Context: one part of a larger RNA
RNA sequence: UUGGGCGUAAAGGGUGCGUAGGCGGUGCGGUAAGUCUUCUGUGAAAUCUCCGGGCUCAACUCGGAGUCUGCAGGAGAAACUGCCGUGCUUGAGUAUGGGAGAGGUGAGUGGAAUUCCUGGUGUAGCGGUGAAAUGCGUAGAUAUCAGGAGGAACACCUGUGGCGAAAGCGGCUCACUGGACCAUAACUGACGCUGAGGCACGAAAGCUAGGGGAGCAAACAGGAUUAGAUACCCUGGUAGUCCUAGCCCUAAACGAUGAUUGCUUGGUGUAGCAGGUACCCAAUCCUGCUGUGCCGCAGCUAACGCGUUAAGCAAUCCGCCUGGGGAGUACGGUCGCAAGGCUGAAACUC
Repeated sequence: UUGGGCGUAAAGGGUGCGUAGGCGGUGCGGUAAGUCUUCUGUGAAAUCUCCGGGCUCAACUCGGAGUCUGCAGGAGAAACUGCCGUGCUUGAGUAUGGGAGAGGUGAGUGGAAUUCCUGGUGUAGCGGUGAAAUGCGUAGAUAUCAGGAGGAACACCUGUGGCGAAAGCGGCUCACUGGACCAUAACUGACGCUGAGGCACGAAAGCUAGGGGAGCAAACAGGAUUAGAUACCCUGGUAGUCCUAGCCCUAAACGAUGAUUGCUUGGUGUAGCAGGUACCCAAUCCUGCUGUGCCGCAGCUAACGCGUUAAGCAAUCCGCCUGGGGAGUACGGUCGCAAGGCUGAAACUC
């Protein structure tokens, strides 16, 4: 390589949009590139296989047949694939009417709490721990009351609740704005799926410039602990955490489970919408669709477990794996201000 695989053994790209490519619903007509049948030519000889013959046998050799899986041309078939034409509506999209939501961006605004400042009351402690000490306090702290400043985060509601492609999103109000869902079945008529490259987004930390800085807190300092303690504990504390603009592009970026489509017993919660039943009235009962959980049939699995939200049964497309270490290293390339990212070996060794 052919294969066999990818939840946990090696292996799903962090996520989306989308180019090329691959794949693609249903009816009719045409075509004949693929496909199938047949014919002709060619496919050198030797070799190879089979049959027969010749050297006493064999090796060897001679003859015949096969083979040379192919290519070209002609004739025919038209189911399937392709192509051309013309239809269809179930895939996909549009429209109309609804309600749900921490979806995004910007602006404004609210209360609680921490800290600091000013003033009042008040007096000797406070703080901290396993126990202490460093620290703060008679220059009046801690506690308490009133006023003020500033930054950051939004208790209860809060829910295996919701929304988003993922990262992620939570006080309230306004403006702008994306998507999904349900109902109707009016419109278009396969317009679809996937997606190498590419482009965009991408937690935290980090970087550049300018702001901001309450709390927290790498580094750092001190106090403890300890044999030591470059830690765990304590007292402080700077970057940072926040905002604006620009980079970085990585995570146990996890459901460790790629996307899409179809099929395959059920039970029970929950969120959104619609319909039905009950003489009227549905939060409650029944049904359908969409999402999100739990338990389980068949089946699958090495087991654990998965089980209509599949890891079951199938199909299409992409990514990836191929013993451990060396190593996500070296070299080269490329991106980056840097940190470093992406791509990514071998010797050697077990």
Predicted 3D model of a 350-nucleotide part of an RNA (small-subunit ribosomal RNA, central domain) from a metagenome. Model confidence (mean pLDDT): 86 of 100. RNAcentral holds the full RNA, with entries from SILVA.